[in-house]
RNA sequence: GAUGAACGCUAGCGGGAGGCCUAACACAUGCAAGCCGAGGGGUAACAUGAAGAUAGCUUGCUAUCUUUGAUGACGACCGGCGCACGGGUGCGUAACGCGUAUGUAACUUGCCUUUAUCUGGAGGAUACCCUUUCGAAAGAAAGACUAAUACUCCAUAAUAUACCUUAAGGCAUCUUGAGGUAUUGAAAACUCCGGUGGAUAAAGAUAGGCAUGCGUGAGAUUAGCUAGUUGGUGAGGUAACGGCUCACCAAGGCAAUGAUCUCUAGGGGGCCUGAGAGGGUGAUCCCCCACACUGGUACUGAGACACGGACCAGACUCCUACGGGAGGCAGCAGUGAGGAAUAUUGGACAAUGGGUUAACGCCUGAUCCAGCCAUCCCGCGUGCAGGAAGACUGCCCUAUGGGUUGUAAACUGCUUUUAUAUAGGAAUAAACCUACUUACGUGUAAGUAGCUGAAGGUACUAUAUGAAUAAGCACCGGCUAACUCCGUGCCAGCAGCCGCGGUAAUACGGAGGGUGCAAGCGUUAUCCGGAUUUAUUGGGUUUAAAGGGUCCGUAGGCGGACUGAUAAGUCAGGGGUGAAAUCCUAUAGCUCAACUAUAGAACUGCCUUUGAUACUGUUAGUCUUGAGUGAGAUUGAGGUAGCUGGAAUGAGUAGUGUAGCGGUGAAAUGCAUAGAUAUUACUCAGAACACCAAUUGCGAAGGCAGGUACCAAAUCUCUACUGACGCUCAGGGACGAAAGCGUGGGAGCGAACAGGAUUAGAUACCCUGGUAGUUCCACGCCGUAAACGAUGAUUACUCGUUUUUGGGUUCAAUUGAGAACUCAGAGGCUAAGCGAAAGUGAUAAGUAAUCCACCUGGGGAGUACGGCCGCAAGGCUGAAACUCAAAGGAAUUGACGGGGGCCCGCACAAGCGGUGGAGCAUGUGGUUUAAUUCGAUGAUACGCGAGGAACCUUACCAAGGCUUAAAUGGGAAUUGACGUACCUAGAAAUAGGUAUUUCUUCGGACAAUUUUCAAGGUGCUGCAUGGUUGUCGUCAGCUCGUGCCGUGAGGUGUUAGGUUAAGUCCUGCAACGAGCGCAACCCCUGUCACUAGUUGCUAACAUUAAGUUGAGGACUCUAGUGAGACUGCCUACGCAAGUAGAGAGGAAGGUGGGGAUGACGUCAAAUCAUCACGGCCCUUACGCCUUGGGCCACACACGUGCUACAAUGGCCGGUACAGAGGGCAGCCACAUAGUGAUAUGGAGCAAAUCUCGAAAGCCGGUCUCAGUUCGGAUUGGAGUCUGCAACUCGACUCUAUGAAGCUGGAAUCGCUAGUAAUCGCGCAUCAGCCAUGGCGCGGUGAAUACGUUCCCGGGCCUUGUACACACCGCCCGUCAAGCCAUGGAAGCUGGGGGUACCUGAAGUCGGUGACCGUUAAAGGAGCUGCCUAGGGUAAAACUAGUGACUAGGGC
Repeated sequence: GAUGAACGCUAGCGGGAGGCCUAACACAUGCAAGCCGAGGGGUAACAUGAAGAUAGCUUGCUAUCUUUGAUGACGACCGGCGCACGGGUGCGUAACGCGUAUGUAACUUGCCUUUAUCUGGAGGAUACCCUUUCGAAAGAAAGACUAAUACUCCAUAAUAUACCUUAAGGCAUCUUGAGGUAUUGAAAACUCCGGUGGAUAAAGAUAGGCAUGCGUGAGAUUAGCUAGUUGGUGAGGUAACGGCUCACCAAGGCAAUGAUCUCUAGGGGGCCUGAGAGGGUGAUCCCCCACACUGGUACUGAGACACGGACCAGACUCCUACGGGAGGCAGCAGUGAGGAAUAUUGGACAAUGGGUUAACGCCUGAUCCAGCCAUCCCGCGUGCAGGAAGACUGCCCUAUGGGUUGUAAACUGCUUUUAUAUAGGAAUAAACCUACUUACGUGUAAGUAGCUGAAGGUACUAUAUGAAUAAGCACCGGCUAACUCCGUGCCAGCAGCCGCGGUAAUACGGAGGGUGCAAGCGUUAUCCGGAUUUAUUGGGUUUAAAGGGUCCGUAGGCGGACUGAUAAGUCAGGGGUGAAAUCCUAUAGCUCAACUAUAGAACUGCCUUUGAUACUGUUAGUCUUGAGUGAGAUUGAGGUAGCUGGAAUGAGUAGUGUAGCGGUGAAAUGCAUAGAUAUUACUCAGAACACCAAUUGCGAAGGCAGGUACCAAAUCUCUACUGACGCUCAGGGACGAAAGCGUGGGAGCGAACAGGAUUAGAUACCCUGGUAGUUCCACGCCGUAAACGAUGAUUACUCGUUUUUGGGUUCAAUUGAGAACUCAGAGGCUAAGCGAAAGUGAUAAGUAAUCCACCUGGGGAGUACGGCCGCAAGGCUGAAACUCAAAGGAAUUGACGGGGGCCCGCACAAGCGGUGGAGCAUGUGGUUUAAUUCGAUGAUACGCGAGGAACCUUACCAAGGCUUAAAUGGGAAUUGACGUACCUAGAAAUAGGUAUUUCUUCGGACAAUUUUCAAGGUGCUGCAUGGUUGUCGUCAGCUCGUGCCGUGAGGUGUUAGGUUAAGUCCUGCAACGAGCGCAACCCCUGUCACUAGUUGCUAACAUUAAGUUGAGGACUCUAGUGAGACUGCCUACGCAAGUAGAGAGGAAGGUGGGGAUGACGUCAAAUCAUCACGGCCCUUACGCCUUGGGCCACACACGUGCUACAAUGGCCGGUACAGAGGGCAGCCACAUAGUGAUAUGGAGCAAAUCUCGAAAGCCGGUCUCAGUUCGGAUUGGAGUCUGCAACUCGACUCUAUGAAGCUGGAAUCGCUAGUAAUCGCGCAUCAGCCAUGGCGCGGUGAAUACGUUCCCGGGCCUUGUACACACCGCCCGUCAAGCCAUGGAAGCUGGGGGUACCUGAAGUCGGUGACCGUUAAAGGAGCUGCCUAGGGUAAAACUAGUGACUAGGGC
């Protein structure tokens, strides 16, 4: 885009079309084919006339009855024409059925036209009617009578048939003209007398029959078919040819260019689609065919084997008196059924057409019309103009306000198609016919008048009324035009493909808005297009699907140079045909259009004819370059079958010899004292051929390796010979690795198998044995491989360079080695080109030609079934159902690897000290609980948020209360209080009571109460977020601009060679630069200098108990500014960068040490409970207040720590030295009291001034290896301090008690120097403190690092990848459960076709024919033969359904 469509929602009108696609299923009822009296006998019905009778009475009229074919007419009958047309359907048919073009010298043709000639005579029947009989009916029978345009006979007639003569023509048989002889065959009458009709012959027209060329579906998993079959001779038959039929003879005919069989199907003009070529289709209209309940048969006829005729058989339905009969809607309506689905039991013959008739007429479900249906096409309308406060509602938002619906509405004006009402009102009709007239005249033509309309009072026209009567459907994620809100929450649902939905859905449902089309709009189904996705136009085959394993070769296809002939292909002109309709163009008619008409063009085709001859073909001749032959030379793991060689291995015999051998990562099985392994000699067996040896060579491929014999081949050179002999090949044939199969041989090796190991297991890898087998041979099968260059064969052409094998020529050369060119091979790199890229590139995957093979998404499946081959294994050929939206190729970036290379890190190693065992502290899990609030969970949670949970904190629980309380502001009203003190109730919050109580310039201020507007939430979502943080990781990386490369993703730069802690630097380079990171700049510390000396310091001088004081700035110190370090210098190495040196110098040396500083990013990492914030949720509560409790529980498990287990120690006494900090609700000297925690007095200090203050260490003493003078948990008692309060649940002191624990399993952590280890001190938080924690400070102060194999983590390069959520990836197979389709299967059931036999109706043809018939006959009844529909029987094949069970497959 289309449709004979259907379904859903919706619906105003008109015009034109169309309307059972399914059950060729069954049909009630009505109608669809009759006409002719001018062929006939006649008269049942109707009408008229005549005659008669009766009745009425207006006595000449009406009514009734009877008779009469006399008239108009006419039922039934005889006869004629028609019924073979028109109408329906598509069963069958793959066919001369259809289409197209021819032929008919092989034929027919009623009615019609033309021409010619006839139309004389005779005869006997019969229907109807009448009588009778049978039957329920349908119907039948008998007798008698009669007519014809019915039937029969005679005459005449030939262009009929046969023969003869003659002439002409053609195409073989033949045809035509003229003449002669023989034989046979005609007629019908009616009449108005004009004619009509009839017969014979010929011609035409029309309509057919038959034959032929070409074209016209699928399947080869259908390969052979055929006996009247193919042909001949003769006969029969037909309108006609013909095996059409028969007799005889011959053995043919068809088929790979697809016979036969099976399945499907009416064919064409056309229709739909498409640029076309094509593809699909065959409704309506036209042509042809076939059919008429199923099957068969003939009759009549011009024509039928006959839709509304006949006979027979069958199925079905109906009637029946049960004896017997009737029927055929695939005609028009209509009914039932089937189905998703398809209309009225309508009107008229007015028109067109048909039948009949002389005609009028009659008939016509053909036809013309109407009805139903949005089924399709076309047209019209549902109003038009103005109208902004841009109204109200609705919807949305960034919400004091905007946007949108939207000029839309309201409102104002206008119009009237349509609608309704009223009125008028066609064309289609011209004829026929009737009457008349004219011309001419026995009838034709013209004219005038008259008659005839189903549709239809319709189309159309006018008038009136009044916006009045008239809009829906689908869609809005992308494709694809159109966006927001709400609801829902992987639910409900959507979906054409991709896909959407798991709490912010433009994708579901609703709404608002929008988009598209519009009386329709969507959905479904089907076809074409897009699809170059079957490729003729117009594709491919190295790796995506696809080259046969290789060669030979048949049919076929294709084929070198030159000349002539021919004209089949080819090209051009002419002729015929290609129906009409359709399509296209033009014009015209309906108001336009759809529709219709007229004309043109077209119908790309087929046939015929005349020319042209380049090319192809055919034919004749010639040639040598393709191909082959010959001569010579050479080469090779080419093949075959005999002979032959040495080394090795195994075995046997004999000798020497002694305890192991063998094997492995290590072992064991195994062999061996019955003498192995080793070694020596001899013998036997079978198999394979070291070195040469190669990137080599040969062969068609598979493949081929000791030597020799035989056979064949290839290449080169010469150009002697033949003269296109060629190329490729469906089917066919031959060869064809390994394994395997059938018979003999068998050393080594060695599936299966056995044993030993390894292992969680080990049906494996390793070891010891070992069967088949191989290797091996001979013969015969098999016929497949990643049979690969994943690349078919042949031919021609197209830049270079290099290596190599075989041959040749030239040059050079005594050797040896060479150089150039060339032919035939084998390789590498590369240009152009090609290619998706990888790549290929004269050995093409380039440019061309010829032929063959093969492919068309993945899976199912190279499977099933069938067939062929095979001994088997199996091979070849080779599907479908079903299922998925991918499967695949090449390349890119990452990630990963029990891949590779390089490098780093307390990563390992080397050391030191811990954890894991004990007790306790603390955190977590778990459990418990009214609550044990919440968060953090590998590394990167667990002394974490928390740098202070008794109340508070507090978020949790129980109980009691409050509803705008706290903070702040505004509005309104009322009041003068609020507060303070005391009392009562209560756990308190709170409630109640008593006392006391304002200022004022009178405007108000202030305060309270009530009310209102704003609140509050540690409720949820860290997966909606901001901010902040952890980690990889202080690892060295991460990127950009421009350029260049690539179709692109991307690459290059950033790689490479060095170097570094470092993408640090250097060198090179299609890259050149730049940014964020690294480093440096910053702070502390280490040295020095300068400046400044108070609260710090004290060398000299005084002074004191004391740097206490005077004095001093030298020193220390304090705190500000500078200097210093840069591989700068030397040596070695190096191009450089740089590296090395116990180098020099220096306080410090190669980043001096430490800190701060954290690139692009990763982990949907952590946090909504610091804070902020979107959305959701609560609002007399999930908010707020109060008391008490809980966060501190305790069978257990884990993490982090403290204290220990002791003598390098504990205890007692004495004694020395820091740094950094803190301090007024504070630090607190000093004194006193207390054993002590502390208390009471009390000076100083807002601090370099006062104050808090060291321990290990050192010097003595004691303890002597023990659960202790170690260790201190736990518990009793008594106290101190803080605080409203110390029970749950604080710290500290004294006294008493004195638990576990004697150095810790597997495992695991930290640390490389002022570090580890060890010792104490301070601070934050804080009333106090559960601090053994955290953050700082100083004192004492080690050991070790060979090194980078391994573990962990990381960086760079490279490689593989089927991974990309990225190896915690992906993914294979069985099993279990469910569903689906399929194969097999003992069987069971159906279907169509063929074969054989039996039977066999009607009927044609043949035979016979007592009997009928006649003057004699013709003929017939009857009987019978052949053939046959149908029926039956039998065996087999094909095909479909089903089947317990079973097999694999898919999801």